The RNA shown here (small-subunit ribosomal RNA) has 1519 nucleotides and comes from a Turneriellales bacterium. Lineage of the source: Bacteria > Pseudomonadati > Spirochaetota > Leptospiria > Turneriellales. The sequence is in RNAcentral, with records from ENA. The coordinates come from a structure-prediction model, not an experiment, and the mean pLDDT is 84.
[in-house]
RNA sequence: AUAAUGGAGAGUUUGAUCCUGGCUCAGAACGAACGCUGGCGGCGCGUCUUAAACAUGCAAGUCGAACGGUAACCCAGCAAUGGGACGAGUGGCGAACGGGUGAGUAACACGUAGGAACCUGCCCUGAAGAGGGGGACAACCUCGGGAAACCGAGGCUAAUACCCCAUAGUCCGGAGACGGUAAAGAAUGGAUACAUUCACUUCAGGAUGGGCCUGCGGUCUAUCAGCUUGUUGGUGGGGUAAUGGCUUACCAAGGCAAUGACGGAUAGCCGGUCUGAGAGGAUGAUCGGCCACACUGGCACUGAGACACGGGCCAGACUCCUACGGGAGGCAGCAGUUAAGAAUAUUGCGCAAUGGGCGAAAGCCUGACGCAGCGACGCCGCGUGAGGGAAGAAGGCUCUCGGGUUGUAAACCUCACUAAGAUGGGAAGAAUAUUUACGGUCCAAUAGGCCGUGAGAUGACGGUACCAUCCUGCAGCCCCGGCUAAUUACGUGCCAGCAGCCGCGGUAACACGUAAGGGGCAAGCGUUGUUCGGAUUCAUUGGGCGUAAAGGGCGCGUAGGCGGGUGAUUAAGUCGGGUGUUUAACCCACAGGCUCAACCUGUGGUCUGCACUCGAUACUGGUUACCUUGAGUAUCGAAGGGGAAAGUGGAAUUCUUGGUGUAGCGGUGGAAUGCGUAGAUAUCAAGAGGAACACCAGUGGCGAAGGCGACUUUCUGGUCGAAUACUGACGCUAAAGCGCGAAAGCGUGGGGAGCAAACAGGAUUAGAUACCCUGGUAGUCCACGCCGUAAACGUUGUACACUAGAUGUUGGGAGUUUCAAUGCUCUCAGUGUCGGCGCUAACGCAUUAAGUGUACCGCCUGGGGAGUAUGCUCGCAAGAGUGAAACUCAAAGGAAUUGACGGGGGCCCGCACAAGCGGUGGAGCAUGUGGUUUAAUUCGACGAUACACGAAGAACCUUACCCGGGCUUGACAUUCAUUGGACCGGCAUAGAGAUAUGCCCUUCUUUUAGACCGAUGAACAGGUGUUGCAUGGUUGUCGUCAGCUCGUGUUGUGAGAUGUUGGGUUAAGUCCCGUAACGAGCGCAACCCUUACUUACUGUUGCUACCAGGUUAUGCUGGGCACUCUGUAGGAACCGCCGGUGAUAAACCGGAGGAAGGUGGGGAUGACGUCAAAUCAGCAUGGCCCUUAUGUCCGGGGCUACACACGUGCUACAAUGGCAGAUACAAAGGGACGCGAAAUCGCGAGGUGGAGCAAAUCCCCUAAAGUCUGUCUCAAUUCGGAUUGCAGUCUGCAACUCGACUGCAUGAAGCCGGAAUCGCUAGUAAUCGCGGAUCAGAUAUGCCGCGGUGAAUACGUUCCCGGGCCUUGUACACACCGCCCGUCACACCACCCGAGUUGGCGGCACUCAAAGUGGCUGCGCUAACCGCAAGGAGGCAGGUCAUCACGGUGAAGUCGGCGAGGGGGGUGAAGUCGUAACAAGGUAGCCGUACCGGAAGGUGUGGCUGGAUCACCUCCUUU
Repeated sequence: AUAAUGGAGAGUUUGAUCCUGGCUCAGAACGAACGCUGGCGGCGCGUCUUAAACAUGCAAGUCGAACGGUAACCCAGCAAUGGGACGAGUGGCGAACGGGUGAGUAACACGUAGGAACCUGCCCUGAAGAGGGGGACAACCUCGGGAAACCGAGGCUAAUACCCCAUAGUCCGGAGACGGUAAAGAAUGGAUACAUUCACUUCAGGAUGGGCCUGCGGUCUAUCAGCUUGUUGGUGGGGUAAUGGCUUACCAAGGCAAUGACGGAUAGCCGGUCUGAGAGGAUGAUCGGCCACACUGGCACUGAGACACGGGCCAGACUCCUACGGGAGGCAGCAGUUAAGAAUAUUGCGCAAUGGGCGAAAGCCUGACGCAGCGACGCCGCGUGAGGGAAGAAGGCUCUCGGGUUGUAAACCUCACUAAGAUGGGAAGAAUAUUUACGGUCCAAUAGGCCGUGAGAUGACGGUACCAUCCUGCAGCCCCGGCUAAUUACGUGCCAGCAGCCGCGGUAACACGUAAGGGGCAAGCGUUGUUCGGAUUCAUUGGGCGUAAAGGGCGCGUAGGCGGGUGAUUAAGUCGGGUGUUUAACCCACAGGCUCAACCUGUGGUCUGCACUCGAUACUGGUUACCUUGAGUAUCGAAGGGGAAAGUGGAAUUCUUGGUGUAGCGGUGGAAUGCGUAGAUAUCAAGAGGAACACCAGUGGCGAAGGCGACUUUCUGGUCGAAUACUGACGCUAAAGCGCGAAAGCGUGGGGAGCAAACAGGAUUAGAUACCCUGGUAGUCCACGCCGUAAACGUUGUACACUAGAUGUUGGGAGUUUCAAUGCUCUCAGUGUCGGCGCUAACGCAUUAAGUGUACCGCCUGGGGAGUAUGCUCGCAAGAGUGAAACUCAAAGGAAUUGACGGGGGCCCGCACAAGCGGUGGAGCAUGUGGUUUAAUUCGACGAUACACGAAGAACCUUACCCGGGCUUGACAUUCAUUGGACCGGCAUAGAGAUAUGCCCUUCUUUUAGACCGAUGAACAGGUGUUGCAUGGUUGUCGUCAGCUCGUGUUGUGAGAUGUUGGGUUAAGUCCCGUAACGAGCGCAACCCUUACUUACUGUUGCUACCAGGUUAUGCUGGGCACUCUGUAGGAACCGCCGGUGAUAAACCGGAGGAAGGUGGGGAUGACGUCAAAUCAGCAUGGCCCUUAUGUCCGGGGCUACACACGUGCUACAAUGGCAGAUACAAAGGGACGCGAAAUCGCGAGGUGGAGCAAAUCCCCUAAAGUCUGUCUCAAUUCGGAUUGCAGUCUGCAACUCGACUGCAUGAAGCCGGAAUCGCUAGUAAUCGCGGAUCAGAUAUGCCGCGGUGAAUACGUUCCCGGGCCUUGUACACACCGCCCGUCACACCACCCGAGUUGGCGGCACUCAAAGUGGCUGCGCUAACCGCAAGGAGGCAGGUCAUCACGGUGAAGUCGGCGAGGGGGGUGAAGUCGUAACAAGGUAGCCGUACCGGAAGGUGUGGCUGGAUCACCUCCUUU
């Protein structure tokens, strides 16, 4: 000088959004464990489980300078003996330290700060002293007992062992007099006296250590609320080192507790450690302090200190020894063992260092300690090489086949040597011990002590660290869908598996497994567990409660909390200064030492605390004096369904009686049950009885809430206003407590008209334990007593203050105005609506706050389980209050948004209904489909939007299917290699054919080669195999519906909104007006085609008015192009004109003119999108699959089957008709592998024939219905034509399966069609025929076109269906074909109850009473003292009393285990029954309560809106 520099979020509820809210992740840490892997070193750490049990060794001894001594040993000596040394013993000190563990303990145990009534060995200081005696006991000897452990008796002996006397005060007792109490020697020096040192005694003081007391601090639980009898205090006695109920006797009746006593559960406490920005939270290994414990329980002895880990006694459990008599033991010391467990080390070395015990010392002891070993258990450091090196090698992976990537990575070149290993060298850790030399000092001293300087001895680690030289060559683990850094291929196919959360996997998996590549960390990496963080998710810092979880149903009020103004005082809180303490370590800063770091050392800081002390006095508190504004009292007024009791009244219902009166009444959607001819209903009169009080009546009044409504009286509570006076903070809030508290319900007694749970009957219905109807009991009413809950709601606690307004209304007051009624202005108290700031997630609230603040109370912390279980309290019961957990889910929820939906509303459209016409559904047949059948009946299409659809045409072919026979580079394409030669064509034979065999005929060119055709081989071909849910393209449908969007702006936190809504209008989001919108795009419309009128042009193959010619006749012919027509180009129609309506607009209505009038008719044209709609079999195409077959060729068969069901059609059922005869009028098409005329043959289909025509020329080609005439006469017929027989025609290789047509014959069903259902609004429906495509032919009655004849009806939008716009509700978003509730059945899981049964724990009462201690006693025994002696004093054994561990008994408590059976709960792709809820959810829903029911639930009663819709009322706003 510096001195703790610090705060990040993400995923997941939804179609999307904002919020609330939980779950999850990223970080750090660990005494860890597990998986894979593992080079080195340093520093640390290492049984967290079972205070389980322990073999073996060691962990506390030492002193001969206290003593008697000598068993063993050494030295000297011949020996005696001496010296050294020393086992055992006496004696001293130590063994209470050090080391271990955390069971117990919620306590003065710990931490911190203090205190007074204490002790303290060894140590230090000071003072005084150490005189004289005595008797024993071990060892030892002898004897005895015992298996042993060990014990007994007798005898000898020493001391620093023991005892007595003396002396002593500064000690003890006592007021004092006075009394009492000590001691030990040893070694060395010296001739001795003596001296020194170490010991000894007493006293005083100190230091150290300890005991005791107190304040404060740190866990959970009230489902533990009362606890306590030595308990609280006092006095006396006792006890202790000491205070004290510590103990005892007596006295008093106290003491503790919602500031949580008592009880229960858990736990050693702290310095610290981890985390965190902090505040906090979690934790209490290693190191340090304290406590407790030592196999379990109890007890004392010794001692300065223990109730003693390696001491004792007793009891218990366990283990061991035993001769069965009796003994021994305690690793929670260090190693080690066993069991347990996911899991935790060596039976190592040394006292060299540090420290401890003993000793005068040498020294001895020391599993304390120092070291080493094992373990990646942690932290730190180092290494596995560095530089260069592109042919971007090989290999791997991938690929669009080009490449890309692995990748400068490797190879290769140059360089280096840390670490391991080898060889060589090699520390520090060691000195203040002790000895000795010298010097100094004390001393009489050359003993000795102390100080200084020097010398010499000592190393477990360890030949270790370190240095030098040589040599060698060591990387794994996890991850790669998002969070979260990092992707591809193959395999698999809701399987196997993954997963922290969301979630992946059902054939193209970046999510599973493998590989390649990539990312991260690295001798480690992942996983699991735990803690903090993120989590402001318990919120002091730093949250909330209208609707998300959350305001107590309401009041009164105790404790508590908080509290108006002024002055004084005090100084408790508060603030400041100082002092003490806050051990060390840790932490931080700065330095220093190991090469660095970890680690270690030093200095400083911090340790936010507590205590003491000195100050300050604004605020809070205490005390005191005053004040009036908070609060209250008095006076005068005011309004009121406030409460209680008694009485009175009228209307109505019902009943009874009587009268009138007759057949019905009643009830419903419609009915029935019911009532009524025994007279109902209706009506009149009289009476009875109970309950409720129409109008007034009003977002009006009163009350704390529940609640209160006819009138009168009595009693009574509260509120408001005005003005003065008084009291003087008396206040606010409010746990506990007390009271009130709708409806239902309960008890007792009344009452009972109406209504009405339950119940009964009738309906409805699939059922109907309901909704509807007819009855009907509790109940509803009264009195008294319980209950104590509601959506008890404004879902908004109470009180006070402040913060724009506007406008109603109730009750007062003041001013002003008016003759008056009244109006206006102001104000107080209520009660509504709108609205600004502000707030809010939004909705909304907004002076009656959900705004801004203060005070206090209550409550919340994800959903479910559950307001359940259990316990307790209350209750007659029903039940209420309090109120969990296991388990389970990743959500549950609020508000708002866009859609969709509604048996919600409004407006509008459509052949949607209605009004009409004709059909289908019945018959026969045709055709398609399903089903069935089959060797195959190929495949696809399935509500609308499949089913005369793909197929505009299956006898073979087609053909995809089946059977059989063949081929394998292939029926078809491209290329290469080798090889041969033509190929093609024709004929014959075999065969069902494909094919095979044979014969005949036969090349070219630019010529080592090629073309062409074979053969062999290889790439490949081929596939109507699969996936339309991998796709392109195309198509259907909503729908030719009027919609769908964008840019900019504005608005909202946002999803979004606005525009696009509104008023009109339209076929139309068409147009106009308005408007925070202004514009634009795709759609609409128009532009295109066709049809209707017209003009011009055109003029053959068309036309023929006019001219001419000709014919039996005909534009037949020559002119002609006027007309018709052909087909080109124009015109024409625009609400343009007029009138009216309307906002003067847009537009609409009517009219004129016109061929056509309001998009003229028809067509083409199909927005954004929906349906994973259809199609892999039209085509194309990714992936997958087959490759002598799922490819390909051929023959035959099948697609044509047939009990049946459905769709679409044709023909009919007849007279508006059939048949016969006669006769008229089209359009549009087609024709060369063709249409095919005339003529002729055939009854006919058709044959012969072959003119003409590539066609306005020729042909198909007679149109039919119609019209005229005749006939049939209502009949299964002259209707109808199926079916069948025979005979034919045509096409074609071929009509058997399986063609069409013709002739003759046959002559079925069917007499107009049930429920239901389809099409059509004008040249339409209906009806009639004609043509074409495909096609050899044709099963076409289908489809696509064409014309002929040619209607009816539309009042209208209530209803059905579909659609558009606006609005509303929603629990739907796969979007109502949605969502969703409960019983039942099955499986699994946890829980509750449970006859009982079995354990643990701690108290209580009684009992037993070991060891020990204390009291008493002392017949027995007894060395020290007294005494001459006898004896005594004192002591001991013994006895006894008290206390007491273990044990026993009993009644309770509490916590578990098991438990037949019972109960509900939760979870579980596809179970059963219903349909309760969400829309008006089809009976609005919900709350409390009661009854009932398979179940959701239903009904009664009271309440709520968190109910849609319509109408009305009231209020407000705007115009």